[in-house]
RNA sequence: AUGAACCUUCGGGGCAGGGUGAGAUUCCCUACCGGCGGUGACGAUUGCCCGUGCAAUCCAGCCCGCGACUCGGUGUGAUAGUUUGCAGCGAUUGACUUGGUGAAAUUCCAAGGCCGACGGUAUAGUCCGGAUGAGAGAAGGAACAU
Numbered sequence: 001a002u003g004a005a006c007c008u009u010c011g012g013g014g015c016a017g018g019g020u021g022a023g024a025u026u027c028c029c030u031a032c033c034g035g036c037g038g039u040g041a042c043g044a045u046u047g048c049c050c051g052u053g054c055a056a057u058c059c060a061g062c063c064c065g066c067g068a069c070u071c072g073g074u075g076u077g078a079u080a081g082u083u084u085g086c087a088g089c090g091a092u093u094g095a096c097u098u099g100g101u102g103a104a105a106u107u108c109c110a111a112g113g114c115c116g117a118c119g120g121u122a123u124a125g126u127c128c129g130g131a132u133g134a135g136a137g138a139a140g141g142a143a144c145a146u
Stems, first nucleotide, its partner, number of pairs: 001146003006141005017029003031126002033116002035066004043058006061114002070091003074087005096112005118129003
């Protein structure tokens, strides 16, 4: 350094102001938010150092993939039954254009758009709930093999 398994920790943000109404953070005007990995232009910033140099950090909600939610069936356990816990598998699962620069950008710059599970409730991306859950993954640790 690589490999498979193990342990620990971490691992999601957001309706301010106003209108209508008996009642709305749910409707209307306006506002606000953006999980994880990849790509990241030969970019940007910083440092060292003075070269076509090296190093570090940063950059996509809507490009590619993943997770969450929902559904299905399988195995296994609980239950008299209805039903249900766990494990792993499969399916489903939202949204971008225009202009600029350039050799190259749905990623940079500018502008205008668009999207956001389920249950509850006056119709919810933002409130409450399942959830002190789960999880993409991130960091660290110890041992083994090469």
Predicted 3D model of a 146-nucleotide RNA (FMN riboswitch aptamer (RFN element)) from a Bacillota bacterium.
Lineage of the source: Bacteria > Bacillati > Bacillota.
It matches the Rfam family "FMN riboswitch aptamer (RFN element)". Rfam describes the family as follows. The RFN element is a highly conserved domain that is found frequently in the 5'-untranslated regions of prokaryotic mRNAs that encode for flavin mononucleotide (FMN) biosynthesis and transport proteins. Its family is annotated with FMN binding in the Gene Ontology.
The sequence was found by an Rfam model in a public genome assembly.
The coordinates come from a structure-prediction model, not an experiment, and the mean pLDDT is 78.